[in-house]
Predicted 3D model of a 92-nucleotide RNA (c-di-GMP-I-GGC riboswitch aptamer) from Sulfurovum sp.
The source organism's lineage runs through Bacteria, Campylobacterota, Epsilonproteobacteria, Campylobacterales and Sulfurovum.
The coordinates come from a structure-prediction model, not an experiment, and the mean pLDDT is 79.
Rfam family: c-di-GMP-I-GGC riboswitch aptamer. Clan: c-di-GMP_I riboswitch clan.
RNA sequence: UAAGAUAAAGCCAAACCUAUUGUGAAAUAGGGACGGAAAGCUAUGAGUCUAUUAUUAAUGUGUAUGAAAAAUAGAUUGUCAGGUUGCCUUAA
Numbered sequence: 001u002a003a004g005a006u007a008a009a010g011c012c013a014a015a016c017c018u019a020u021u022g023u024g025a026a027a028u029a030g031g032g033a034c035g036g037a038a039a040g041c042u043a044u045g046a047g048u049c050u051a052u053u054a055u056u057a058a059u060g061u062g063u064a065u066g067a068a069a070a071a072u073a074g075a076u077u078g079u080c081a082g083g084u085u086g087c088c089u090u091a092a
Stems, first nucleotide, its partner, number of pairs: 001091004011036002016031006034078001040084003044081003047076007058065002
């Protein structure tokens, strides 16, 4: 410097369950492993999701149902890309 097939010192931990926090998406802790060579860090771009605007519009005439687009504020790095740092193995 390049690569990640087998492997591995060591590392992380999806779904699900419990508790707490939050309107919510979710987060944190414990249990638990589907997986992961950056599943380390970073919301910068795209995506997805949530809340509010919405006791709205509209339907309806019942004490009912209830958006879309957009804006704003958020969540997600285990959706993808970008930025940044690094372990192991192999090859040169």